[in-house]
């Protein structure tokens, strides 16, 4: 020298589903189901993920169990996709030096 848990900046990526009454509430689940308009996946805003990538898409209107459903659990499956740089660093470990 490297090496790395964590943190930080920036900059990017992502999702926003389900029941009940009925257009306005209420209730789940989750980190997040939020706001405003011109109503478009448009902008904001919270979250969450970032290649050591299971955030989040695809197969998939999927297969089984459970559920009023959605949530959850198994499978599919470490299957294919999928958005990065910079600093800080505790630790480990390297090298020099003293001293026994």
């Nucleotide at each position: 020298a490297g090496g790395c848990a964590u943190c930080c900046g920036u900059u990017g990526g992502g999702g926003u589903g389900c029941c009940c009454c009925u257009u306005g509430g209420g209730g789940c689940u989750g980190a997040g189901a939020g706001g405003u308009c011109u109503u478009g996946c448009a902008c904001c805003a919270a979250c969450c993920c970032a290649u050591c990538g299971a955030a989040c898409c695809u197969g998939a209107u999927c297969c089984g169990g459970c559920u009023c459903g959605c949530a959850c659990c198994g499978g599919c499956g470490g299957a294919g996709g999928g958005a990065a740089c910079g600093g800080a660093a505790a630790c480990c470990g390297c090298g020099c030096a003293g001293c026994g």

TPP riboswitch aptamer (THI element) from Roseovarius mucosus, 100 nucleotides, folded computationally. The RNAcentral record of the sequence draws on Rfam. The organism belongs to Roseovarius, within Bacteria.